Predicted 3D model of a 71-nucleotide RNA (transfer RNA) from Candidatus Curtissbacteria bacterium RIFOXYA1_FULL_41_14. Its mean pLDDT, the model's own confidence on a scale to 100, is 82. It matches the Rfam family "tRNA". It is annotated as a transfer RNA.
RNA sequence: ACGGGUGUGGUGUAAUGGUAGCACAAUGCUCUCCAAAAGCAUUAGUCCGGGUUCGAAUCCUGGCACCCGUG
Numbered sequence: 001a002c003g004g005g006u007g008u009g010g011u012g013u014a015a016u017g018g019u020a021g022c023a024c025a026a027u028g029c030u031c032u033c034c035a036a037a038a039g040c041a042u043u044a045g046u047c048c049g050g051g052u053u054c055g056a057a058u059c060c061u062g063g064c065a066c067c068c069g070u071g
Base pairs, nucleotide, nucleotide: 001070002069003068004067005066006065007064010024011023012022013021018054026042027041028040029039030038047063048062049061050060051059
């Protein structure tokens, strides 16, 4: 330099173009003599810009980061 892939809460992982879910973690409460376990509730996310569309995590396009490969 070129080609391919990936990017979603703190972590892991879903989502036919149509309400962004789940698990763990965190916080609060209940229970307990105390703690653990268990139960209930809450917080928090689509890498960044532009376009297409009634509607974009998803499609197109330009970047950025990481991984793999070619030279």